This is a predicted structure of a 250-nucleotide part of an RNA (large-subunit ribosomal RNA, domain VI) from Hymenobacter daecheongensis DSM 21074.
Its mean pLDDT, the model's own confidence on a scale to 100, is 89.
The full RNA is in RNAcentral, with records from ENA and SILVA.
Context: one part of a larger RNA
């Protein structure tokens, strides 16, 4: 812009994509068949591989604003204790997040019309013949069915609701703010005080692993008081801070 009035929400499916694999092993049963050796169609049922979508309870990886060890040199007058720098100096762990090597799911089942094939019934041609009229069966392919997108499908669809009459306008949507498992920007999502959006702040999970100061054994080195101090992304709460006021559109 368009879908002949504007606008929120729920749809329908024209068409488009995606899937679409497969071992093996028990059993049926050593049965059927077969001298015998061997060895089965069908059906049932357990487990694999590779692909593949989501997830983060596990199990591992990262995790440079999270704890601690610890060398060397710097500073903070010095001791104690802190901090810069040296790949996050180095080294051990590790919440959120993201991830795979972890976990769960998938490819199932039927229908339909059919290929090659294989029937029925049957004449041309008194037989025969699956074919000529007719009818049946029959495959990972083909339509449906499963998962996703989809009415600019211009053929521009449906439905439920709200709102108007010329205006500094009505439903409604934006500007703008505080954010986000949403993102490169737009866009989507929650949320602007009748508020828990973020921040703080309180508690709790987690995650380091026993803080500094004192005091106590002890010559001292260490050890006790002490699951201590810290603590980032989790969870609950909590209006202290911020989302004020206000504009545009229609």
């Nucleotide at each position: 812009c368009g879908u002949a009035g504007g606008a929120u929400a729920u749809u329908u499916g024209a068409g488009a994509g995606g899937a679409c694999c497969u071992g093996a092993c028990u059993u049926u049963a050593g049965u059927a068949c077969g001298a015998g050796a061997g060895g089965a169609c069908c059906g049932a049922g357990u487990u694999g591989g590779a692909c593949u979508a989501g997830c983060c309870g596990c199990u591992c990886g990262u995790g440079u604003a999270c704890c601690g060890g610890u060398u060397g040199u710097g500073g903070c007058g010095c001791c104690a204790g802190c901090u810069g720098c040296a790949g996050c100096g180095c080294c051990g762990g590790g919440u959120a997040g993201c991830g795979a090597c972890g976990c769960u799911g998938g490819g199932a089942u039927g229908a339909g019309a059919u290929a090659a094939g294989c029937g029925c019934u049957g004449a041309a041609a008194g037989c025969a013949u699956c074919u000529a009229a007719g009818u049946g069966c029959g495959a990972a392919a083909c339509u449906c069915a499963c998962c996703u997108c989809a009415a600019g499908a211009u053929g521009a669809g449906a439905u439920a609701u709200c709102c108007c009459a010329u205006a500094c306008u009505a439903a409604g949507a934006g500007u703008c703010g505080u954010g986000g498992a949403a993102g490169a920007u737009g866009a989507c999502c929650a949320c602007g005080u009748g508020g828990a959006u973020a921040g703080g702040c309180g508690g709790c999970a987690g995650g380091u692993g026993g803080a500094a100061g004192g005091u106590c054994c002890g010559a001292a080195a260490u050890g006790g008081c002490c699951g201590a101090g810290c603590u980032g992304a989790g969870c609950c709460g909590u209006a202290c801070u911020a989302a004020u006021g206000a504009c545009u559109c229609g």